This is a predicted complex of two RNAs, RNase P RNA and transfer RNA, with 466 nucleotides together.

RNA sequence: GGAGUUGGCCAGGUUAUCGCUGUUGCCACGUUCGGCAUGCUGAACCGGCAAUGGAGGAAAGUCCGGGCUCCACAGGACAAGGCGCCAGGUAAUGCCUGGGGGGCGUGAGCCUACGGAAAGUGCAGCAGAGAGUAGACCGCCUAAGUAGCUAGCGGCUUGAAGCCCAACAGCUUGAAGCAAACAGCUACCGGCAAGGGUGAAAGGGUGCGGUAAGAGCGCACCGCGUCGGUGGCAACACUCGACGGCAUGGUAAACCCCGUCUGGAGCAAGACCAAAUAGAGGGACUCUGGCGUGGUCCGCGCUGUCCCUGGGUAGGUCGCUUGAGCGUCAUGGUGACAUGCCGCCCAGAUGAAUGAUAACCCCCGACAGAACCCGGCUUAUGGCCAACUCCUAUU
RNA sequence: GCGGGUAUGCCAAGGUGGCAAGAGAUCCUUCCAAGAUCUUGUCGGGAAUUCGAGUUUCCCUACCCGCUCCA
Numbered sequence: 001g002g003a004g005u006u007g008g009c010c011a012g013g014u015u016a017u018c019g020c021u022g023u024u025g026c027c028a029c030g031u032u033c034g035g036c037a038u039g040c041u042g043a044a045c046c047g048g049c050a051a052u053g054g055a056g057g058a059a060a061g062u063c064c065g066g067g068c069u070c071c072a073c074a075g076g077a078c079a080a081g082g083c084g085c086c087a088g089g090u091a092a093u094g095c096c097u098g099g100g101g102g103g104c105g106u107g108a109g110c111c112u113a114c115g116g117a118a119a120g121u122g123c124a125g126c127a128g129a130g131a132g133u134a135g136a137c138c139g140c141c142u143a144a145g146u147a148g149c150u151a152g153c154g155g156c157u158u159g160a161a162g163c164c165c166a167a168c169a170g171c172u173u174g175a176a177g178c179a180a181a182c183a184g185c186u187a188c189c190g191g192c193a194a195g196g197g198u199g200a201a202a203g204g205g206u207g208c209g210g211u212a213a214g215a216g217c218g219c220a221c222c223g224c225g226u227c228g229g230u231g232g233c234a235a236c237a238c239u240c241g242a243c244g245g246c247a248u249g250g251u252a253a254a255c256c257c258c259g260u261c262u263g264g265a266g267c268a269a270g271a272c273c274a275a276a277u278a279g280a281g282g283g284a285c286u287c288u289g290g291c292g293u294g295g296u297c298c299g300c301g302c303u304g305u306c307c308c309u310g311g312g313u314a315g316g317u318c319g320c321u322u323g324a325g326c327g328u329c330a331u332g333g334u335g336a337c338a339u340g341c342c343g344c345c346c347a348g349a350u351g352a353a354u355g356a357u358a359a360c361c362c363c364c365g366a367c368a369g370a371a372c373c374c375g376g377c378u379u380a381u382g383g384c385c386a387a388c389u390c391c392u393a394u395u
Numbered sequence: 396g397c398g399g400g401u402a403u404g405c406c407a408a409g410g411u412g413g414c415a416a417g418a419g420a421u422c423c424u425u426c427c428a429a430g431a432u433c434u435u436g437u438c439g440g441g442a443a444u445u446c447g448a449g450u451u452u453c454c455c456u457a458c459c460c461g462c463u464c465c466a
Base pairs, nucleotide, nucleotide: 001391002390003389004388005387006386007385008384009383010382012361013360014359015358016357017356018355020054021053022052023051024050025049026048027047030045031044032043033042034041035040036039056367060378061377063376064375065374066373067372068266069265070264071263075298076297077296078295080262081261082260083259084258085099086098087097088096089095100114101112102111103110104109115257116256120255121254122251123250137196138195139192140191141190145188146187147186148185149184152182155178156177157176158175160173161172162171163170204222205221206220207219208218209217223246224244225243226242227241228240229238230237231236270318271317272316273315280309281308282307283306284305285304289303290302291301292300311465312464325344326343327342329340330339331338332337362365396462397461398460399459400458401457402456413446417435418434419433420432421431422430439455440454441453442452443451
């Protein structure tokens, strides 16, 4: 200098003017309501002034988990669905932290729906001999068996030559013929799974022995499994020991089994005040019923309940923001986090605010706007810093 | 704001994880249909699981539907 990895931080700034909105305090007139001692007082609204607060790291997607509210303080069984290595954290989680196994990367590091396929059922197109208690197309082999061919060795018969001999017998050589027991060849049957070939996948791998050829058939090493030992809370690990020739191919984001978790709905939940009237019409069920937001049954609660059409009001208050809150420090813990002291209050709207203008500065500003509230995840996105890794060059 | 659903051709719709349907061209036929071959198309987009994804899972994108109170 280049390429990367991980973690943390920021989210244009300052000033002035004018606006919007919440809260608090003060002032004053008006309106409304209440109290009485009848002109005082209290409350609310409107107005003015002052002080002060006013979007995010994702406010987003609504994918998980909780709080809160209502329905039984949500109870039992089945169903349905989620999750799935181990330990811890937490209000809780499918999240986070630490660890284990597996995978990727030269590395810093990253990824991981990671229980069970030796309970069961299913699926695997095409290709291929064979696709799951395997299989034989090419190939290798001819040990066993059957059939045929062949006279090579050997055997038998005949006659010939030579050696030897008195002769027979014997030995050697080549010739003709016989016979298929041996050897050989061919075919069938058969053996094999080493090699070729098919496929995503072909029932451990390498080597030696072995064999007709082969093969865990045998052995050594590696892998695998079971049991034990050691270490670890555990997952699991081991240059540990014994046993087993290997049984148990893949797929569970297929059904399923095992374990574990989940009642339903959502602030348009829900509570109160005010206003309004047609408590109307039709339909269902009628107490072994109907409804209570559940998929079914039981249980519990209510006893005219639901649906459709039609009608009315579409105003206000609470819920609503003090919370598993934020910050500094200390302690414990590898860490997530927990505990303690002190300090702080940091949007709360409901046609829905958070803006506009001007000036200056810089690195010229991305994604993007709360709506009951939190904890996560995911997605979108600009920049800064630190630590670490690899490569190259120089000293 | 909360809840639910859909996406396959120009439109509507089907499609057990195993050639998408369809459209066009050619062959066949006297012509059409059916059939055969080739081309295009590759299921809203991107990942994951799987030998293999329109289909299963996850994340995005677009669109659609429902939800106030009283009686």
Rfam match: Bacterial RNase P class A. It is annotated as a ribozyme.